[in-house]
RNA sequence: UAAGUAUCAAGAGAGCAGGGAGGGAACGAGCCCAAUGAUCUGCCGACAACCCCCGCGUGUGGCGGAAAGGUGUCAAGUCUCGUCCGUUUAGGCGGAGAAGAUAUUAA
Numbered sequence: 001u002a003a004g005u006a007u008c009a010a011g012a013g014a015g016c017a018g019g020g021a022g023g024g025a026a027c028g029a030g031c032c033c034a035a036u037g038a039u040c041u042g043c044c045g046a047c048a049a050c051c052c053c054c055g056c057g058u059g060u061g062g063c064g065g066a067a068a069g070g071u072g073u074c075a076a077g078u079c080u081c082g083u084c085c086g087u088u089u090a091g092g093c094g095g096a097g098a099a100g101a102u103a104u105u106a107a
Base pairs, nucleotide, nucleotide: 003105004104005103006102007101008100013044015043016042017041018040022033023032024031027082028081029080030079045074046073047072050070051069053065054064055063056062078099083096084095085094086093087092
C1' cells in the first nucleotide's frame, strides 16, 4: 500500500513545555476552531476496551471480569451536506450508500 471482518450517537485535558499560522482527511458548499496562540510535536493525565490476559460457556464467533502490556482516542454525530430511497406543501426528518477513521486477520 491493496484485501477480508468488526466498530464509528457514548466517553475522556481551561495541564506543562515547544512552536508560530492557519486548521477541522481530499474537492465543493456551509458551519466552526484559531495571536486570550489553534492544528501540530514531546511529556504528563484521562477515556475506551479492538488485540492480549482471567473465568464460564462453546464446533470455538457468546457472556462476564481486569487494565499490566500492544494499538487507538480525548471540540462539534466521522462537524454537516454532496449519491440513492422513503416521507413532508416547504423548511426539514428518517434510512442506506460513497468516501474516510480505528482495530484485527492473512498475504